Description:
The RNA shown here (transfer RNA) has 77 nucleotides and comes from Salifodinibacter halophilus.
RNA sequence: GGGGCUAUAGCUCAGCCGGAUAGAGCGACGGCCUCCUAAGCCGUAGGUCGCAGGUUCGAAUCCUGCUAGCCCCGCCA
Numbered sequence: 001g002g003g004g005c006u007a008u009a010g011c012u013c014a015g016c017c018g019g020a021u022a023g024a025g026c027g028a029c030g031g032c033c034u035c036c037u038a039a040g041c042c043g044u045a046g047g048u049c050g051c052a053g054g055u056u057c058g059a060a061u062c063c064u065g066c067u068a069g070c071c072c073c074g075c076c077a
Stems, first nucleotide, its partner, number of pairs: 001073007010026004019057001028044005050066005
C1' cells in the first nucleotide's frame, strides 16, 4: 500500500432483502415477598445505532470518505 470482517444501552448481542415508537438477556434502580439477605415476581431508567456527508417521501439498514479493533496479502529493510 491492497483486501476482508467488526463497531447498536454499563456488558454480551439481535435487528442490516429501507417503512421507524430501536429491541433481548445480564447488570443498575424502585416495589412486592422475607425477621434480614439471597432467590422469585412486578415495574422504571438508560441509546446522536463509531464519525461526517450523500441517495430517498423515509436510513441502524443503501452509497462515499474517515476513525478504531481483528485478520489475510504485498512492498521495503
The sequence is in RNAcentral, with records from ENA. It matches the Rfam family "tRNA". Rfam classes the family as a transfer RNA. Rfam links the family to the GO term triplet codon-amino acid adaptor activity. Model confidence (mean pLDDT): 80 of 100.